[in-house]
Context: one part of a larger RNA
Parts: sequence; C1' cells; structure tokens
RNA sequence: UGACGGGGACCCGCGCAAGCGGUGGAUGAUGUGGAUUAAUUUGAUGCAACGCGAAAAAACCUUACCUACCCCUGACACGUACGGAACCUCUGAGAGAUUAGAGGGUGCUCGAAAGAGAGCCGUAACACAGGUGCUGCAUGGCUGUCGUCAGCUCGUGUCGUGAGAUGUUGGGUUAAGUCCCGCAACGAGCGCAACCCCCGUCAUUAGUUGUUACGAAAGGGCACUCUAAUGAGACUGCCGGUGACAAACCGGAGGAAGGUGGGGAGGACGUCAAGUCCUCAUGGCCCCUAUGGGUAGGGCUUCACACGUCAUACAAUGGUACAUACAGAGGGCCGCCAACCCGCGAGGGGGAGGUAAUCCCAGAAAGAGUAUCGUAGUCCGGAUUGUAGUCUGCAACUCGACUACAUGAAGUUGGAAUCGCUAGUAAUCGCGGAUCAGCAUGUCGCGCCGAAAAAGUUCCCGGGUCUUG
Repeated sequence: UGACGGGGACCCGCGCAAGCGGUGGAUGAUGUGGAUUAAUUUGAUGCAACGCGAAAAAACCUUACCUACCCCUGACACGUACGGAACCUCUGAGAGAUUAGAGGGUGCUCGAAAGAGAGCCGUAACACAGGUGCUGCAUGGCUGUCGUCAGCUCGUGUCGUGAGAUGUUGGGUUAAGUCCCGCAACGAGCGCAACCCCCGUCAUUAGUUGUUACGAAAGGGCACUCUAAUGAGACUGCCGGUGACAAACCGGAGGAAGGUGGGGAGGACGUCAAGUCCUCAUGGCCCCUAUGGGUAGGGCUUCACACGUCAUACAAUGGUACAUACAGAGGGCCGCCAACCCGCGAGGGGGAGGUAAUCCCAGAAAGAGUAUCGUAGUCCGGAUUGUAGUCUGCAACUCGACUACAUGAAGUUGGAAUCGCUAGUAAUCGCGGAUCAGCAUGUCGCGCCGAAAAAGUUCCCGGGUCUUG
C1' cells in the first nucleotide's frame, strides 16, 4: 500500500422483511454425472458447467466416434513435364466408394495454315497438401464474471530518508468520484451522465395497397385511425417549505409525460494462469501407406441409478359440448397457399391471388353466453401399450412428427431445503420467427388479460466509502 476479521461507523441491491407464484414429491421432455458399450465423438464443472457450444434442428448427411471395405501428390492449393477439349450415353461386378469395357463428342482467343494460348480433365515424380491430433498453463481474437458496481488513474506542486501520501479525505447531497462547500493542493484522463435507437403527446409535410366527416358505384377528400420523415416538448423551468445565502430534498401548479418519464444499446483500471487451439487465426510438439482421404452400416437415441432446467397435472376460479368477441409482431416464389370438393381426422385433390399496408399463412387463446358434470382417482389426469393410418424424405427397423379408435398408469398440492418477481411487472393466455425436406415442452420475439405486497434496514448474502487490528 493492499487483502482479511464471527472489529466499528455510514450507505446500497428482490439481499432480508411484506406479498404473489414456483422448484424439491408424480409422469414426461431435455442436459449432465455414473454405469454400459465395438463406439456410446467432444468441450463446459460453485456462483459464472448441467433445454450450455459454431448443438438457430444427430434417421443418411451433419459426424469429429466404432466396425468393415478401399485410396496414396491425395477431397483441396500452387509449381514442373507429357497427353487429351470439357463433357455425355450405355453395359457388367460391387453394400457403396470404386472398377472393367463400349460408344458419342470437339468448343473459345490469336492465326491464311502449321501451330500457340486460356480454361478444364488425366498421367508421372517431387517440393508439398492434409490433421475437429496435443498444449487455452506459449498466444491473438472473442466471451463470461465481480458489475452498469462507482470506481480506476495521471501531470505538476507539496509532504515523507523511503515504500508512499496528498489530490480521491472532511461537512452536506445524489442512482452516480452527481453536484455544492471546505481544504497543499491545482488541473486533467478512463468511467457516471448526456449525445444513439424504440415507446408515450402534439405540430408540419406526404397519402397507396391504408382511411372515410361524401357517394349506389366510379370517383372525391386526407379531417380522423394509421403509415414515415422532420420538428416541438421536460429544464427542478415556475410557486411554497426545509437547507449553510450552496448543492439539493419535500410538497404543489401547469402538463400527454416530473424530477434519470419507461425500455434498449452502451460494461472503466483490473480479477479469476476463468472459458474457447472443435468458429477462425497462430508458436511449439506430434502423425505423414496414417492421427490424412473416400464409402457402407452402426453409434452419438443404451439404462439399476443420482442431480439440474423445464412441460403437463393432481381439478369446480375447473373439465366437456354448442354457439360467439377482441391483438400485436413476423414470414412467404426450390416458397405462402384462398374459395370449393373428398376424408371422423392427420391429410389429399384443386387451382384463384399475391415478389406483399393489396393475396396467403390466419380459426388467436384465455374471455363472455347457454347446458352438463357434483368432490369421485371422477366426464380430473393423461403416461403407457395395441391396431389402423397420414406426411416428409433414396430411406422412418435401430431412431421422425402427426391422426383415429381402443387402453387408461402415477398423481388428491409435495420433507429438509431452495428460486423468480417492485407494474403494464409477477401470474395466466395464446400467436409468430430463426434453424429446417421432416421434426420444438427449447430458444428468440409478440401482444391479450392483469394482481398482491413493501416505502423498513435488526438479522442472512453480495457490494461501496471511511476507520481500526
């Protein structure tokens, strides 16, 4: 000087308290450990690994693993030499990679031609290629974390023999090292805040596919809703009180909005030899007829068990049946697919429209209405299993999703313990996108409905400032 303390003082945070809903019990999904296996490829391991990865999609491919069959200048790059255009078709063998044969074919540029060149293919030998092999404790880059916490420093000056101190401490105040006052300090930088984007109000401009104070329509209009560009608006600006005549705080007015209006993006110096050599790049080491490359099949999908994260429930604030209302944000030409017809249904046929404010996906669901069930393992719950099907795709056996009928398991609110949330939030309800042939209880977004409780800081946890050992 730091770090630490079951030292002290002050302060903050869904940290506790006050509430609401969960997890921990059940079944299933998914990840992990373990076990198993020829292989179950691999990384990640307290918070900060475990619905995590380049996993925004493992049937093949992916794929890195295993087994078998093959290749050796190689699937890919560049250089040299020689030959041939490239390329296409057919037949045989094989699980395929591949291999054996037969046939067709002659392009482009320069040139009269011979020939030369570009591009592509093949052959030969060698320089080389290749490696998701090792080391994240050799590294770059990127990322997590403390933490959007309020800190971290520098120049000059001063003090100290010096390490260092001062500034940055103190009195107030703030979300904030925010601001004010004081002070051997005076200034400055990285952070804070603001500048950026979205939402909330208004104005102006512009109106097609949007809209309608007009019209039967054509059309007219752009007031309104909306769309999308530019502005205005909020600054403690005004009033009262408190305060040190300060900074500021409390209350009020006006206002769509009030004291950071709400949300996002934005993450200082550094910490953890934190994570990643399986995105990429890269030093070193290693393999070089294999640790490289190709193919087929299998595996990553196993299952006594243990844990994490979720989904669905255990019901009447509910289940079922009928009829009925209201979104937002997205996507669409190898795609979205209407009307209509067939099928109980998944779906099939059909073909209109739209390269989209026009057409389609697209019926939002919870809700409200009527009826029924009457506290039961039930008209709750839906696992599991059987049969019959649909769709995608060369191909659903290992190992896809969905449909119909039948079956109807556990489960009656969950021990110790533990998690999230402070408002359009929690809880509840559905919708869309990415990935994608197919496959979503995950993830990223979207809106509908819409609470309770706190305004305290004694305690638990984490953090900040000063001080002390």

Source information
The part of an RNA shown here (small-subunit ribosomal RNA, 3' major domain) has 469 nucleotides and comes from an uncultured bacterium. The RNAcentral record of the full RNA draws on ENA, Greengenes and SILVA. Rfam family: Bacterial small subunit ribosomal RNA. Rfam links the family to the GO terms structural constituent of ribosome and ribosome.